[in-house]
The RNA shown here (small-subunit ribosomal RNA) has 1397 nucleotides and comes from an uncultured prokaryote. The coordinates come from a structure-prediction model, not an experiment, and the mean pLDDT is 85.
């Protein structure tokens, strides 16, 4: 003192949740000692059995029991029994005095309690003090004795008897009562003790104590009454008849309707009665910074109870916890007639619960009752006992000790960590043990003496001292001493953030955590163990309570435009607050003093136990309260005089859809009747239903009815608000501005309460043109119970009555004062200037709009505050259930108001952000459309792919961005698949040990080979080796998995023009500016502007290839001019001219001109030029998106397999095929096929290679071989074209599929499964349906050609090359896709979104 959760992130609101303290606890795990406290919170539930209240013989009659004494008896001379109350005592009874106290519990109680202060009409055993007395008699009852009755409990009848027991009598200072004359009333004795004197010898007397009586005053307890303060509900608003008051009486200790009679009608109540519901109150306890909050255990005050309810005796006190009666429930006994009982005393038992102790000691100490006093009783109390409930205090060892031991554990394998920790050495001994000491402290009576006091008195009693003589449950204490020995003596909890602590291994949305947020779906710091770490420790956690965080009920200390929250709007009652001046009073406020505010408890100082918890002290503090005396008099109050500025009248102007009546006008609609007129209207995106030849729509003229009132007309005006809108008139409410005048605080708000209230809706009764729920009918659609069209009935309209509600909104309650402007517009006044309807200036009311200071979570308000005070009044307190359910109360209903909980979520909801989307705008681009060209979808084949087949048909790509794609070459290899056959340190690589000395290769036999086996053969060499081979052991290998662990390449948006960063500025902050804005570009490409100035990554260039053209240099290229040769050819001699080849310049820069434009960027047009505004075409890929693709290119973490998922062979599979897709070839023909002649490239590529030239052979191809390792040879006859000829529109001389048959070639081998070449055979197909692709110029299409892979080929592919060579583009509406700005969003996994039933 805060902190986590709502977002992609941001601020604010707002609820959950967490960290602290606490606790009579309780539950899980552990658990060594002591002090000191605590300890049925629940059944005021029942209780067995013990105790818990007696005592006095100095009050009495006595003597049942016990002991002494004395007598007697039997008698084993020491016992037994037996009489005597004589004595110590004393059980039962009379009597006193005490069982009202102390102990125990909180059921009831919302006031008969309680607190705190304060009163008057009272009583008060015992105790003080004081007056004053205590004289004389009486009759009886227990006890006992006798008899009865009964199971007991108990009772009953007769007799005896005491007294401090009861009753008179007498006396009465003081008391009481009174009519003021006068009347009433009372005792008790008992004990010790004696000097004279009497005595009946008992004693009287006399004294002292204790006692009694009557009074008086005290001090203790009690009793009464008053103000105040004392939970919750109003979904309890009324309640009350002895009720409120009087008189009278009675009653009490006392005041009183306390209780009768009798009179009056009163008495309480929104400052909450009445009722329901919940509880003892307090001092304190716990928490808090404080003000609160919440509690009432253990101490302490008070009350209230005693199995339940009700009664009273008795007594100083009770209406009584361990008295009594009576009902009642419930328990036990019984002889069944009748009887006892009451643990909420202290233990104890059952029960009830989560859960709460011993049927103990002891009267030593403290208190209490009784007694004169020993003393006796005390489950009060003081102790022990059990419990880690709780607080404190101590201990489980101290120092050294590195080989950093072992083990664990983690590891990058080098270690690191557990850790000086252990063990080893050395001390120590607290506590617990065992033995000794320890009567130390907690005490004083009593008895004995001495003095004092009484007293006639040296007895007696009483106070001081001094001596004696004893008492201790605790307690085998406490505290000391000895002794032995690290010896007996550590857990629990938690490590994903909040919150201190990390790793491994298991598991795999499974087990399972979790207090909120949340983890787990295979590399889980979060779930289990483990290892290591925090943290607290004899405890640790877990779950419950309270406070506190929570300013989340806000007094202190909170809000209400948009988050919950302003009442629709008015008018007023109660009530709250109220303008100047002035004297008064002092209630409220201040000061200061007494009184109380119990003790305990807190704090503070001080003291005791070793400390500390704990306890003790204190003319210490505080207890913030309450009562009172005295002062004070600002400020509020109150009651009193004034005043005039609030407010309200009056006069005189005004402006207005204000409100309510009667009466009026016209357009316009229908519909009615007549003319005219002819097929059609209507109606929509388009249509249809409808309406019309029975004559409609249109168009004329006449009548009718309801409604609503164009244009004025305006963020114009009027009202309080709903709300008012043609016109004329009566009625009638407010405001506003103005002059003076008039009242003298008369104000403001305003809880009940009244009243007004848009639509829709209800009754009753008119009315009824248009519209128009409902309902019908036609379209739409998948459906359309909507939208749209045609109809249509309530309604809408008027008059009476009801309803009471809206997004009744400015989502902003009224009222007052203050606090920059500026600019409209409406209504008044006042000046100024004016010809003026006008125009300035300033003033007051209103309405807007802009904007400062200030507010504000922003948005946004802002003299019309949401700024700044103050009054008042209404409402809020998370989201859903819910404005629901009950309840009450209005209504005719419909339905309003008032208004919850159960449960259930971890949010829900503002305002601003960036983004993405919008069938939202606007500017722009692209072969995006659109204009063309030419395909594809139809047909055959090929190639891929799904699917299905199969022992295997390996795997992997899957919208654009997978499908002639990896794969630029599967017949075997390839090859990852299947089947079978074989190996196991392996095919393959490294090392480590032991041994051989063996090798490649040849032949031969088995075999499908792979191998095996058998013969030959015998490497190098410096002799350590070295290469090979066997054995063996670490290990190799894996095209196994995971592309969602990865690296690394790669596609895609896109070769789009974006991405972004510093430094500054703005914003509370996410973020913003810049990068937006004005123009331009192909471009974030330049150019002005601008709180931005820069800067990077992209764009642009640089870079390659072609386009023009110089200069160099010409062999293998090239041949114009000279020259030679051939049939013929740069063939040859030369030549650099030209082609071209190599290599290096040169050109293009909007560089000139002219329009435009901002005098820029730039842009259009021309010029010149081989190219003109990027000249064409490549390479080049921004920040990132897709968990986009590949683990099978290659690496690579983790997993998995190890005589197999590894390696080899051999044969099969990758080519199977009802069937769907995709990309291509070849066609359907005449711009064509076929024949025949003929012309003109490029880029390549070649030695296990491309082959000329001849020969054969219809071909493919064979022979044979020149020449080239290549500007030289070859492959290589380019072809579409161009001449010429033939088909003449047909399934054709089109098309060529399929089959038959015969070849050739590659090759170890063409069955499955190669290609081509002849001869036959001639399939479907006659231009392709929705729908769909390319392409903007040397382009599309069309012809050929070449290469890589390759022993050959399924290539029609792919990747290149020249050759012929077009057509169109108006232009951005629509389709896609991008880009910028700006809007709206409840999205943000981001529209393949969210989300409702």
């Nucleotide at each position: 003192a805060g902190a986590g959760u709502u977002u992609g992130a941001u601020c604010a609101u707002g609820g959950c949740u967490c960290a602290g303290a606490u606790u009579g606890a309780a539950c899980g795990c552990u658990g060594g000692c002591g002090g000191c406290a605590u300890g049925c919170c629940u059944a005021a539930c029942a209780c067995a059995u013990g105790c818990a209240a007696g005592u006095c013989g100095a009050a009495c009659g006595g003597u049942a029991a016990c002991g002494c004494a004395a007598g007697a008896a039997g008698c084993u001379u020491g016992c037994u029994u037996c009489u005597u109350g004589g004595c110590g005592a004393c059980g039962a009874g009379u009597g006193g005095c005490g069982g009202a106290c102390g102990g125990g519990u909180g059921a009831g109680u919302a006031a008969u309690g309680c607190u705190u202060a304060g009163g008057a009409a009272u009583c008060u055993g015992c105790c003080c003090a004081g007056u004053a007395g205590u004289g004389g008699g009486g009759g009886a009852c227990a006890a006992c004795u006798c008899g009865g009755g009964g199971a007991a409990a108990c009772u009953c009848g007769a007799g005896c008897u005491a007294a401090u027991a009861c009753c008179g009598c007498a006396u009465a200072c003081g008391c009481c009562c009174u009519a003021u004359g006068g009347g009433g009333g009372a005792a008790a004795g008992u004990g010790g003790a004696g000097g004279a004197u009497c005595u009946u010898c008992g004693g009287a007397c006399u004294u002292c104590a204790c006692g009694c009586u009557a009074u008086u005053g005290g001090a203790u307890g009690a009793g009464c009454c008053u103000a105040a303060g004392u939970c919750g509900g109003a979904u309890u608003a009324g309640c009350u008849u002895g009720u409120u008051g009087g008189u009278g009486a009675g009653g009490u200790a006392a005041a009183g309707g306390c209780u009768c009679a009798c009179c009056a009608a009163g008495g309480c109540g929104a400052c909450g009665a009445u009722c329901c519901g919940u509880a003892g109150c307090u001092g304190g306890u716990c928490u808090g910074a404080g003000a609160g909050g919440a509690c009432g255990a253990u101490c302490a005050g008070c009350c209230a109870c005693a199995c339940u309810g009700g009664g009273a005796c008795u007594g100083a006190g009770a209406c009584a916890c361990g008295g009594c009666c009576c009902a009642g429930a419930c328990u036990c006994c019984u002889a069944c007639g009748g009887g006892a009982g009451g643990c909420a005393g202290c233990a104890g038992u059952g029960g009830g619960g989560a859960a709460u102790a011993u049927u103990g000691g002891a009267c030593a100490a403290u208190g209490g009752g009784c007694g004169c006093a020993a003393g006796c009783c005390u489950g009060a109390u003081c102790c022990a006992g059990c419990a880690a409930u709780g607080c404190c205090g101590c201990c489980u060892g101290u120092g050294u000790g590195a080989a950093g031991a072992a083990g664990g554990c983690c590891u990058g394998c080098g270690g690191g960590u557990u850790g000086u920790a252990a063990a080893g050495c050395a001390c120590u001994u607290u506590c617990a043990g065992u033995a000794g000491a320890g009567a130390a402290g907690a005490a004083a009576a009593g008895c004995u003496u001495a003095c004092g006091g009484u007293u006639a008195a040296u007895a007696c009693c009483c106070g001081u001292g001094a001596g004696u003589c004893u008492u201790g449950a605790c307690g085998u204490a406490a505290c000391c001493u000895a002794c032995a020995g690290a010896a007996g003596a550590a857990g629990c909890u938690c490590c994903g953030g909040c919150u201190a602590a990390c790793u491994c291994c298991g598991u795999g949305c499974c087990a399972g955590c979790a207090g909120c947020c949340g983890c787990g779906g295979u590399a889980a710091u979060a779930c289990g163990g483990g290892g290591g770490g925090a943290g607290c420790a004899a405890g640790c956690g877990u779950u419950g309570u309270u406070c506190g965080g929570a300013a989340u009920c806000a007094c202190u200390g909170g809000g209400c435009g948009u988050a919950a929250a302003g009442g629709g709007c008015g008018c007023g009652u109660a009530g709250g607050c109220g303008g100047c001046c002035g004297a008064g009073u002092a209630a409220g406020u201040c000061g200061c003093g007494u009184g109380u505010g119990a003790a305990a408890g807190g704090c503070c100082g001080g003291g005791g136990c070793u400390c500390a918890a704990c306890c003790c002290c204190g003319u210490g503090u505080a207890c913030u309260g309450c009562a009172u005396g005295c002062g004070a008099u600002a400020c509020u109050g109150c009651a009193c005089g004034g005043c005039u500025u609030g407010a309200g009248a009056a006069u005189g102007g005004u402006a207005g859809a204000g409100g309510g009546a009667a009466g009026u006008g016209g357009a316009a609609u229908u519909c009615c009747c007549g003319g005219u007129g002819u097929a059609g209207c209507g109606g929509u995106g388009g249509a249809a239903u409808g309406c019309g030849u029975a004559g409609a729509u249109a168009u004329c003229g006449g009548g009718a009815a309801g409604a609503a009132c164009a244009c004025c007309g305006g963020u114009g005006g009027c009202g309080a608000a709903g709300g008012c809108g043609g016109c004329u008139c009566g009625c009638u409410g407010g405001g506003c501005c103005u002059u003076u005048u008039c009242u003298g605080a008369c104000g403001c708000u305003g809880a009940a309460g009244c009243g007004c209230g848009a639509a829709a809706g209800c009754g009753u009764g008119g009315g009824g043109a248009g519209c128009a729920a409902a309902c019908a009918g036609g379209a739409u659609u998948a459906g359309a119970u909507a939208c749209c069209c045609u109809g249509g009935u309530a309604g809408u309209c008027c008059a009476c009555g009801c309803c009471g509600u809206a997004a009744a909104c400015g989502a902003u309650g009224g009222g007052u004062a203050c606090u920059a402007g500026g600019u409209g517009u409406u209504g008044g006044g006042a000046g100024g200037a004016u010809u003026g309807a006008c125009c300035c200036u300033u003033u007051c009311a209103g309405u807007g709009c802009c904007g400062a200071c200030g507010c504000u979570a922003a948005c946004g308000c802002a003299u019309u505050a949401a700024g700044u005070a103050c009054c008042c009044c209404g409402c809020c307190u998370g989201g859903g259930g819910a404005g629901u359910a009950c309840g009450g109360u209005c209504g005719c209903a419909a339905g309003g108001c008032u208004g919850a909980a159960a449960c259930u979520c971890a949010a829900a909801g503002g305002a601003a952000u960036u983004g993405a989307c919008g069938g939202g705008g606007c500017c722009c681009c692209g072969c995006a459309c659109a204009a063309g060209c030419g395909g594809c979808g139809g047909a055959g084949c090929a190639u891929g792919c799904g699917g299905c087949u199969u022992a295997a048909u390996u795997c992997g790509a899957u919208g654009c961005a997978a499908c002639c794609c990896g794969a630029a070459g599967a017949a075997c290899c390839u090859u990852a698949c299947c089947u079978g056959g074989a190996c196991u340190u392996g095919a393959c690589a490294u090392c480590g040990u032991g041994g051989g000395u063996c090798g490649a290769c040849c032949u031969g036999u088995g075999g499908a080979a792979a191998c095996a086996c058998a013969g030959g053969g015998u490497g190098c060499u410096u002799u350590u080796g070295c290469g090979c081979c066997c054995a063996u052991g670490a290990c190799a290998g894996g095209u196994g998995g995971u592309g969602c662990a990865u690296g690394g390449c790669u596609g895609u948006c896109g070769u789009c023009a974006g991405c972004u960063c510093g430094u500054g500025u703005c914003g509370u902050g996410a973020g913003a500016u810049g990068u937006u804005g004005g123009g331009u570009u192909a471009a974030g490409u330049c150019c002005c502007g601008c709180a931005a100035c820069g800067a990077g990554c992209g764009c642009a260039a640089c870079c390659c290839c072609u386009g023009u053209u110089c200069u160099a240099u010409g062999u293998u290229g090239c041949c114009a001019g000279c020259g030679g040769a051939u049939c013929a050819u740069g063939c040859c001699g030369g030549g650099g001219a030209c082609u071209c080849a190599u290599a290096g310049g040169a050109g293009a820069c909007u560089g000139c001109c002219g329009g435009g434009g901002a005098c820029a960027a730039c842009u259009c047009g021309g010029a010149g030029g081989a190219a003109g505004g990027c000249g064409g075409g490549g390479a080049u890929g921004a920040c990132g998106u897709c968990a986009a693709g590949u683990c099978a290119u290659c690496a690579u973490g983790c997993c998995c397999c190890u005589u197999a998922u590894g390696u080899u062979c051999a044969g099969g599979g990758c080519u199977g095929c009802a069937c769907g897709c995709a990309u291509g070839c070849u066609a359907c023909a005449a711009u064509g096929g076929g024949c025949g002649g003929u012309a003109c490239a490029a880029c390549g590529g070649g030695c296990a290679g491309c082959g000329a030239u001849c020969g054969c052979g219809c071909g493919a191809g064979c022979g044979u071989g020149a020449g080239c390792g290549a500007a030289u040879c070859c492959c290589u006859c380019a072809a579409a074209g161009c001449c010429g000829u033939c088909c003449u529109c047909a399934g054709u001389u089109c098309g060529g599929a399929u089959u038959g048959g015969a070849g050739u070639c590659u090759g170890c081998a063409a069955c499955u499964c190669g290609a081509c070449u002849c001869c036959a055979u001639g399939a479907a197909g006659c231009c392709g349906g929705a729908g769909u692709c390319g392409c903007u110029a040397g382009u599309a299409a069309u012809c050929g050609u070449g290469g890589a892979u390759c022993a050959g080929c399924a290539a029609u592919g792919c990747c290149g090359c020249g050759g012929u060579g077009a057509a169109u583009a108006c232009g951005u509406u629509c389709u896609c896709g991008g880009g910028g700005c700006u809007u709206g969003u409840a999205c943000a996994c981001a529209c393949c979104g969210c989300c409702c039933u």
The sequence is in RNAcentral, with records from ENA. Rfam family: Bacterial small subunit ribosomal RNA.